[in-house]
RNA sequence: UGCCAAUAAAAGCUGAAUCCUCGAGAGAGGUACGGAGGAACCAAAUUUUUGGGGUGAGUCCAUGCAAAUGGUAGGGAGGUCCUAUUGCCCGAGCCCGGCAGCUAACUUCGGAAGCGAAUUAUAGGAGGAGCC
Repeated sequence: UGCCAAUAAAAGCUGAAUCCUCGAGAGAGGUACGGAGGAACCAAAUUUUUGGGGUGAGUCCAUGCAAAUGGUAGGGAGGUCCUAUUGCCCGAGCCCGGCAGCUAACUUCGGAAGCGAAUUAUAGGAGGAGCC
């Protein structure tokens, strides 16, 4: 100096996914927050085993027998927000089951999981706080 592994720093990060009560526990009831279905009007003239649809940032293109590779719409981040530029990372999965545009009333579902030393920076503006 390089490579591999472990430990600590645990503040914090993605996400709707936090919190409260009861219970020995299993679990039960709620909850911040999030999603779906569902009139009129409007929209659409759709769709037909060429299916269609939902959640989510996660779509699309090219190459490839395939695995995959390269890119891409879009998304994320150490300290409030906005704009521009900029490097890094992600750019998945799962579900419904022939069926759903929007949608008041109404009906209904979720309220997880995973990570954590990997500080993105520059410029301009807004806002806030403190002091006089």

Model confidence (mean pLDDT): 78 of 100.
A computed fold for a 132-nucleotide RNA from Ruminiclostridium cellobioparum subsp. termitidis CT1112, annotated as c-di-AMP riboswitch aptamer (ydaO/yuaA leader).
Its Rfam family is "c-di-AMP riboswitch aptamer (ydaO/yuaA leader)". Gene Ontology terms of the family: regulation of gene expression and cyclic-di-AMP binding. Rfam's curators write: This family represents a conserved RNA structure found upstream of the ydaO and yuaA genes in Bacillus subtilis and related genes in other bacteria. The ydaO/yuaA element is thought to act as a genetic 'off' switch for the ydaO and yuaA genes in its native state. It is believed that the element may be triggered during osmotic shock leading to activation of ydaO, a predicted amino acid transporter gene, and members of the yuaA-yubG operon which code for KtrA and KtrB K+ transporters.